Transfer RNA from Candidatus Woesebacteria bacterium GW2011_GWA1_38_8, 73 nucleotides, folded computationally. It matches the Rfam family "tRNA". Rfam classes the family as a transfer RNA. Its mean pLDDT, the model's own confidence on a scale to 100, is 80.
[in-house]
RNA sequence: GCCUACGUAGCUCAGUUGGUAGAGCAACGGUAUCGUAAACCGUGGGUCGUCGGUUCAAAUCCGACCGUAGGCU
Numbered sequence: 001g002c003c004u005a006c007g008u009a010g011c012u013c014a015g016u017u018g019g020u021a022g023a024g025c026a027a028c029g030g031u032a033u034c035g036u037a038a039a040c041c042g043u044g045g046g047u048c049g050u051c052g053g054u055u056c057a058a059a060u061c062c063g064a065c066c067g068u069a070g071g072c073u
Base pairs, nucleotide, nucleotide: 001072002071003070004069005068006067007066010025011024012023013022019056027043028042029041030040031039049065050064051063052062053061
């Protein structure tokens, strides 16, 4: 230099033929306990890597760039 895959919550990941963004764990609050943990109930947390394009509408389709991993030379 070229090719492929991936980038979504604090962490691990779902979300496909484009139509309101989710789960588990963690965090926080509460119940309960003499108290803590476990348990149960609830709450918050996201410019979906960045910038453009297509579209009435983009996490999703297209392009460029950035990052990570692998491969080729």